[in-house]
Context: one part of a larger RNA
RNA sequence: UUGGGCGUAAAGGGCGCGUAGGCGGCCUGACACGUUCGCGGUGAAAGCGCCCGGCUCAACCGGGCAAGGUCUGCGAAUACGGGCAGGCUGGAGGCAUCCAGAGGUCGGUGGAAUUCCCGGUGUAGUGGUGAAAUGCGUAGAGCUCGGGAGGAACACCAGUGACGAAGGUGGCCGACUGGGGAUGACCUGACGCUGAGGCGCGACAGCGUGGGGAGCGAACCGAAAUUAGAUACACGGGUAGUCCACGCCCGUAAACGAUGUUGGCUCGGGCGCGUGGGGGGGUAACCAGUCCCGUUGCGUGCCACAGUACACACGAUAAGCCAACCGCCUGGGGACUACGAGCGCAAGCUUAAAACUC
Numbered sequence: 001u002u003g004g005g006c007g008u009a010a011a012g013g014g015c016g017c018g019u020a021g022g023c024g025g026c027c028u029g030a031c032a033c034g035u036u037c038g039c040g041g042u043g044a045a046a047g048c049g050c051c052c053g054g055c056u057c058a059a060c061c062g063g064g065c066a067a068g069g070u071c072u073g074c075g076a077a078u079a080c081g082g083g084c085a086g087g088c089u090g091g092a093g094g095c096a097u098c099c100a101g102a103g104g105u106c107g108g109u110g111g112a113a114u115u116c117c118c119g120g121u122g123u124a125g126u127g128g129u130g131a132a133a134u135g136c137g138u139a140g141a142g143c144u145c146g147g148g149a150g151g152a153a154c155a156c157c158a159g160u161g162a163c164g165a166a167g168g169u170g171g172c173c174g175a176c177u178g179g180g181g182a183u184g185a186c187c188u189g190a191c192g193c194u195g196a197g198g199c200g201c202g203a204c205a206g207c208g209u210g211g212g213g214a215g216c217g218a219a220c221c222g223a224a225a226u227u228a229g230a231u232a233c234a235c236g237g238g239u240a241g242u243c244c245a246c247g248c249c250c251g252u253a254a255a256c257g258a259u260g261u262u263g264g265c266u267c268g269g270g271c272g273c274g275u276g277g278g279g280g281g282g283u284a285a286c287c288a289g290u291c292c293c294g295u296u297g298c299g300u301g302c303c304a305c306a307g308u309a310c311a312c313a314c315g316a317u318a319a320g321c322c323a324a325c326c327g328c329c330u331g332g333g334g335a336c337u338a339c340g341a342g343c344g345c346a347a348g349c350u351u352a353a354a355a356c357u358c
Base pairs, nucleotide, nucleotide: 003330004329005328006327007312008311012326014201015200016199017198021194022193023192025088026087027086028085029084031082033081034080035077036076037075038074039073040072041071049065050064051063052062053061054060091191092188093187094186095184096183097182098181099180103177104176105175106174107173108172109171110154115149116148117147118146119145120144125136126135162169163168206249207247208246209245210244211243215242216241220237221236222235260325261324262323263322264321265320269303270302271301272300273299274298275297276296277295279293280292281291282290283289307314308313331358332357333356340351341350342349343348
C1' cells in the first nucleotide's frame, strides 16, 4: 500500500515475441448486463446519532425517531460502458512500383603488417627504459634483400555517417534471409495497444568436447627494475584465454539516452547530416548523371521560444500537455547477503529477509 514518485536524489525490467488480463476508432439500429431513477420487500435485538424519561447527577438503564450499507421484486430511462446486428476508412495489415543500409547466416577470396623458418649480404651490437638491467647476439643477432609457413585483424574510404529490438554489426565477392522507408486514385475492414506468468535472443569473461594458436596476454617466472617495502604500476618472458565448430551450457554488465512500450496534441524559429517522393532552375544535342533553390516524408544531431524542472538541464527524437498497459521505488548500513526454492557440469545466477545499528 490512501498517496506521491522513477534522466542525475530510492526507483524503467538488458531486449523482443506473446498467453491470461486490462484498455480500445467513426456511424446506425435493436437489447437493457453494468449505470441512473421511482415504488415495494428485506435490513433481528443490542450498539452509534437525535429527542423524551428513570436512578439526587453521571456512568448505567427504559421508550421513541432517524440514518449509513447490502440484497431483492416490479416499473422506467438509454447518454456512457457492455454484449448483439449492420455499415465505414482515418488505426492496423495487405498489394503494386521504387529506395538506402558494417542487419543476420553460410561459403569463397585479397592485400598490408607482426611472428617464425630457409637462403643471400654484412659485423658488433641489439632490445628496452624516467634511467637501467634481466633478455637476444661472434654457434653471426639487429639492419637489409629474396623465398616460404601460419594465425588473427581488416589501414585509407570513415563521418558530428549507416543498419539492428537490444546485445551488437566494418576488406572484397557470392548464395540464402530478416527488418525499415517513399509513392499509390488499389485490397481487407478495427483485424488494434499493452502484456503478470511463459518462450526466445542476449557483450565480455567463464564452462564442456574437439580443433587452432601469429600477435596480445590473467595466473605464473625473471628479485631484472622502482621503492622504506613493491606479493603492484613500467621492463623481459609466458600458460589459460583471445580464434573456429558443436552445446536443451552460462544469462550477467555503468546490458546507459543511467530516460519502458504504444498513440495523440503543442504559438513561432535557427544550423546540419543520412535517405526517398514531387516542383522549379543551371550544365547537357537527348537520356542518364551532376549541381543549386525551395517543398513534403522517414531517420539521426546541435541550438533555442513556450512549457517543464530544486537545479543541472529537457525542449515535436520532451524530461512539455494527455491517454492505455506493464515494470519498479518507499531512510542509510547489515545486504546485489543468510535461509528456503528454482536453474546450472561448475563458476554461480534468479527470487530475497531478519536480528542488530545509525
Small-subunit ribosomal RNA, central domain from an uncultured bacterium, 358 nucleotides, folded computationally.
The RNAcentral record of the full RNA draws on ENA and SILVA.
The coordinates come from a structure-prediction model, not an experiment, and the mean pLDDT is 83.